[in-house]
Context: one part of a larger RNA
């Protein structure tokens, strides 16, 4: 390479957008590049293969045939692919009208709680633990009342719920803004799918500059525990956690399951939309559609399990795997302020 694979054995890029490339709906006409068929030229000889012959046989030598799966020329075919033209509406999209939503960005605002400050009441403890101690407190703590300051997060609702491509998103109100879905009609007429390189987004931690700092809390200090205790427990506590702008680009970035399309029993719950029947209404029953969960037939699977949201049956395109360690390391390149990220071996060894 061929082949075989990628939920858990090695293997789906963290996610999207998308150029090139690959692939591409239905009908008609043309063309004849691919394709197919015929003819013809060539495809040296030897070798290989088949049928014979010659050395006592074989190896070896030798005659004939076939083959040389290829290339060229020419004639034809027109199903399929391509190309050009013309048309279609089921794929895709647009419009009109609804609907749901913690989707995103900005601004404003609310209450509870913690902490701190001031004052009042009040007196000896408080806090903490397995037990203690460090710590706080007669310079009046803790408790309680009133007032104030400031930061961060939003109890109940809340869900087995919703939205988003993923990361992720939750008090309430306003402004700006993306996407989805449903119903019926109208319109465009294949405008599609996937996507190497590329571009964008990307939790937490971390970095730069400036702010902010209530609570929590790496580091650090002290108290305990212990043989020791650079820990677990306790008292403190700085970065950080928050905001703005700029970087970093990683993760058990997980459904450990790439994206899109088609097909293949059902049942139950739930969220959003629509239709029908019944009912005075609340609502009930039922059908349908888009999600989201559970069970399960066929089938698949090494098993576990998956099972119309497939890990079933298939088509298109991309990514990735190829024994363990060495190693996601070294070297080199690219990126980064740095931390480091990314790309990525070998010797050796089992």
């Nucleotide at each position: 390479c061929u082949g075989g694979g990628c939920g858990u054995a090695a293997a789906g890029c963290g996610u999207g957008c998308g150029c090139a490339g690959g692939c591409g709906g239905c009908g008609c006409c043309a063309u004849a590049a691919g394709a197919c068929a015929g003819a013809u030229g060539u495809g040296a000889a030897a070798u290989c293969c088949c049928c014979g012959g010659g050395c006592u046989u074989a190896a070896c030598c030798u005659g004939g045939g076939a083959a040389c799966u290829g290339c060229g020329u020419u004639u034809g075919u027109g199903a399929c692919u391509g190309u050009g033209g013309u048309g279609c509406u089921c794929g895709a999209g647009u419009g009109u009208g609804g609907c749901a939503g913690a989707g995103g960005g900005g601004g404003g605002u609310g209450g509870a709680a913690u902490u701190c400050c001031a004052c009042g009441u009040g007196u000896a403890g408080c806090a903490g633990u397995g037990a203690a101690a460090u710590g706080c407190g007669u310079a009046g703590a803790g408790a309680u009342g009133u007032g104030g300051a400031g930061g961060a997060a939003c109890a109940c609702c809340g869900a087995u719920g919703g939205c988003g491509a993923a990361g992720g998103c939750a008090g309430c109100c306003c402004c700006c803004u993306g996407g989805g879905u449903c119903a019926a009609c109208a319109c465009u007429g294949a405008c599609g799918c996937u996507c190497a390189u590329g571009c964008a987004c990307g939790a937490a931690a971390g970095c730069g500059u400036g702010g902010g700092g209530a609570g929590c809390a790496a580091a650090c200090a002290g108290g305990a525990u212990u043989a020791g205790a650079u820990a677990c427990c306790c008292u403190g506590g700085u970065a950080g956690u928050c905001c703005a702008c700029g970087c970093c680009c990683u993760a058990a970035a997980c459904g450990a399951u790439g994206c899109g399309g088609a097909c293949u029993a059902g049942g139950u719950g739930u969220u959003g939309g629509g239709g029908a029947a019944g009912g005075a209404g609340a609502c009930u029953u039922u059908c349908u559609u888009a999600g989201u969960a559970c069970c399960g037939c066929a089938g698949c699977u090494a098993a576990c399990g998956c099972g119309u949201g497939a890990a079933g049956u298939u088509c298109g395109c991309c990514g990735c795997c190829u024994g363990g360690g060495g190693a996601g390391u070294a070297c080199g390149g690219u990126c980064g302020c740095a931390a480091g990220a990314u790309u990525a071996a070998a010797a050796c060894u089992c």

The prediction has a mean pLDDT of 91. A computed fold for a 350-nucleotide part of an RNA from a metagenome, annotated as small-subunit ribosomal RNA, central domain. It matches the Rfam family "Bacterial small subunit ribosomal RNA".